Overview:
Predicted 3D model of a 76-nucleotide RNA (transfer RNA) from a Hyphomicrobiales bacterium.
[in-house]
């Protein structure tokens, strides 16, 4: 250096044809009994990588970055 895929909650990952941002698992309160925990309930958690852009309206499309990952080239 090219090509390609990924970037969305603490963590793992969904999100459809552009139209309210979600799941489990962690946490945090509550209830319950079988108590180093389980079970069930309900809470709380978002800069959707970063700027632009088109749109009436962008997590989804466009363009440039940035970070990982993979494959090729290159590496005396």
């Nucleotide at each position: 250096g090219a090509g390609c895929g990924c970037g969305u909650a603490g963590c793992u990952c969904a999100g459809c044809c552009g139209g309210u941002a979600g799941a489990g698992c962690a946490u945090c309160u509550g209830a319950c009994u079988u108590u180093u925990a389980a079970u069930c309930a309900g809470g709380a958690g978002g800069u959707c990588c970063u700027g632009g852009g088109u749109u009436c309206g962008a997590g989804u499309c466009c363009c440039a970055g940035c970070g990982c990952g993979c494959u090729c080239a290159c590496c005396a």
It matches the Rfam family "tRNA". It is annotated as a transfer RNA. Rfam's curators write: Transfer RNA (tRNA) molecules are approximately 80 nucleotides in length. Its mean pLDDT, the model's own confidence on a scale to 100, is 81.